[in-house]
Context: one part of a larger RNA
RNA sequence: CUGGGUGUAAAGGGAGCGUAGGCGGGCGAGAAAGUUGAAUGUUAAAUCUACCGGCUUAACUGGUAGCUGCGUUCAAAACUUCUUGUCUUGAGUGAAGUAGAGGCAGGCGGAAUUCCUAGUGUAGCGGUGAAAUGCGUAGAUAUUAGGAGGAACACCAGUGGCGAAGGCGGCCUGCUGGGCUUUAACUGACGCUGAGGCUCGAAAGCGUGGGGAACAAACAGGAUUAGAUACCCUGGUAGUCCACGCCGUAAACGAUGAAUACUAGGUGUCGGGGGUCAUAAGACUUUCGGUGCCGUCGCAAACGCAGUAAGUAUUCCACCUGGGGAGUACGUUCGCAAGAAUGAAACUC
Numbered sequence: 001c002u003g004g005g006u007g008u009a010a011a012g013g014g015a016g017c018g019u020a021g022g023c024g025g026g027c028g029a030g031a032a033a034g035u036u037g038a039a040u041g042u043u044a045a046a047u048c049u050a051c052c053g054g055c056u057u058a059a060c061u062g063g064u065a066g067c068u069g070c071g072u073u074c075a076a077a078a079c080u081u082c083u084u085g086u087c088u089u090g091a092g093u094g095a096a097g098u099a100g101a102g103g104c105a106g107g108c109g110g111a112a113u114u115c116c117u118a119g120u121g122u123a124g125c126g127g128u129g130a131a132a133u134g135c136g137u138a139g140a141u142a143u144u145a146g147g148a149g150g151a152a153c154a155c156c157a158g159u160g161g162c163g164a165a166g167g168c169g170g171c172c173u174g175c176u177g178g179g180c181u182u183u184a185a186c187u188g189a190c191g192c193u194g195a196g197g198c199u200c201g202a203a204a205g206c207g208u209g210g211g212g213a214a215c216a217a218a219c220a221g222g223a224u225u226a227g228a229u230a231c232c233c234u235g236g237u238a239g240u241c242c243a244c245g246c247c248g249u250a251a252a253c254g255a256u257g258a259a260u261a262c263u264a265g266g267u268g269u270c271g272g273g274g275g276u277c278a279u280a281a282g283a284c285u286u287u288c289g290g291u292g293c294c295g296u297c298g299c300a301a302a303c304g305c306a307g308u309a310a311g312u313a314u315u316c317c318a319c320c321u322g323g324g325g326a327g328u329a330c331g332u333u334c335g336c337a338a339g340a341a342u343g344a345a346a347c348u349c
Base pairs, nucleotide, nucleotide: 004320005319006318007303008302012317014200015199016198017197021193022192023191025087026086027085028084029083030082031081033080034079035076036075037074038073039072040071041070042069048066049065050064051063052062054060090190091187092186093185094183095182096181097180098179102176103175104174105173106172107171108170109153114148115147116146117145118144119143120142124135125134161168162167205246206245207244208243209242210241214240215239219235220234221233222232257316258315259314260313261312262311265294266293267292268291269290270289271288272287273286274285275284276283277282298305299304322349323348324347331342332341333340334339
């Protein structure tokens, strides 16, 4: 390179936007670059291939034809391409509705923990498998009242909802993104994918300044144990919280890239639309979009997947090629650092 693959064997980029590029709907007209046909030129000789001749054969030697290419001319117009006209189904806009923990900012609330003050009250509290460290006669624990402060929002809550992913959950207000349904007024292929690039990106960590109730790496003590740098207990600092700025990684998982079309059924649930019945709550049915379970065909090494495909096809990107060495070394880029990204070889089995 070809071929084969990527749920679990090696392998889907963490996610989006989008540049170049690749690919791209229906009908008509034209061009003729790709494509196809014909003619012609060239393709030195030898070699090679086919046939013929010579030679008893062979080697050899001679003849004829071919030799997949390239150029030129003429022709064809189905397909790709280009130009042009047109269409509405793809895509988008408008209009009318609609559900939602989607995002950002501000404000408010109650429960609980802790602390402080005051009252009542007295000897214990706490903790464990059992204990001890710890707290308490300087009055704890318990209980009542008042106050301070920070963080998180019980029930509702649901294989419920929203978001591209990370993720998002008390209530209210403001600003704001996207989806879905109905309609069919408008644009008229404006589309899909997307190397580089840009943006977002849990937790931990980092910088500066705040904040600090609770929890809690590190650390200290008490236990346990042969030991116990642990599991259990009492404490406890970073951190967790806020603002601004970095970091850019995760089992960033559905371990399943994005888009489009097609391919038996059954049953839940969420958000819309239509129809029939009904006084109404509602019932039945149908149709879009989401989200679950089961299952036929098919696929699969099996497990399983199965209209939310891992089925049948097409387009584009990413990635894999035995285990270890190694996501290491070196170099480069990025970063304040931690480190991240890219990413070998020797050797060995």